A computed fold for an 86-nucleotide RNA from Chloroflexi bacterium HGW-Chloroflexi-4, annotated as c-di-GMP-I riboswitch aptamer. NCBI's taxonomy places the organism under Bacteria, Bacillati, Chloroflexota.
RNA sequence: AAGUAAGAAAAGCAAACCUGGUCAAAACCAGGGACGCAAAGCCAAGGAUCUAAAACCCAAAAGGUCAUGACCGCCUGGCUGCCAAA
Numbered sequence: 001a002a003g004u005a006a007g008a009a010a011a012g013c014a015a016a017c018c019u020g021g022u023c024a025a026a027a028c029c030a031g032g033g034a035c036g037c038a039a040a041g042c043c044a045a046g047g048a049u050c051u052a053a054a055a056c057c058c059a060a061a062a063g064g065u066c067a068u069g070a071c072c073g074c075c076u077g078g079c080u081g082c083c084a085a086a
Stems, first nucleotide, its partner, number of pairs: 012037002017032006035073001041079003045076003049070002055065003
């Protein structure tokens, strides 16, 4: 230096749920709260998943299709990164 990631310590993040807020919704933000996490840091690039406002189908309603919305704490890929045994 590269790969690996066991243990210790320090620091960090924060699922469900609750309260308040934003949004058409999915979901997100703030506070509380910890199920877990060595990339649970960042990127929505490929796939998966969620939603369906607008648009389209429908004579209309109901209903349906659709991402340009969301999700990196689903998988893959890219960038960066703390401590550190053999």

It matches the Rfam family "c-di-GMP-I riboswitch aptamer". About the family: GEMM was predicted in a large-scale screen for bacterial structured RNA regulatory elements. Its mean pLDDT, the model's own confidence on a scale to 100, is 83.